[in-house]
């Protein structure tokens, strides 16, 4: 240099164009308990940036950034 893959709550992860963007752990509040732990209930919190296609984009296309891989 060329090609391929990836980027989603604090962390890990699901999501085949119409979802309230889901789950686990963490954190916060409450219940239970003499206390702690456990258990249960509830809550906070996310689509890397820009542009395009589309009635509608996390999802498809292009560019950029970052990370990983292959090749010379």
């Nucleotide at each position: 240099g060329u090609c391929c893959c990836g980027u989603u709550c604090g962390u890990c992860u699901a999501g085949u164009g119409g979802u309230u963007a889901g789950g686990a752990c963490u954190c916060c509040g409450g219940a239970u308990u003499u206390u702690c732990a456990u258990u249960c209930c509830g809550g906070c919190a996310a689509c890397a940036g820009g542009g395009g296609u589309u009635c509608g984009a996390c999802u498809c296309c292009c560019c950029u950034a970052c990370g990983g891989g292959a090749u010379g």
Source information:
A computed fold for a 72-nucleotide RNA from a Verrucomicrobiia bacterium, annotated as transfer RNA. The organism belongs to Verrucomicrobiia, within Bacteria. Its Rfam family is "tRNA". The family's RNA type in Rfam is transfer RNA. The prediction has a mean pLDDT of 81.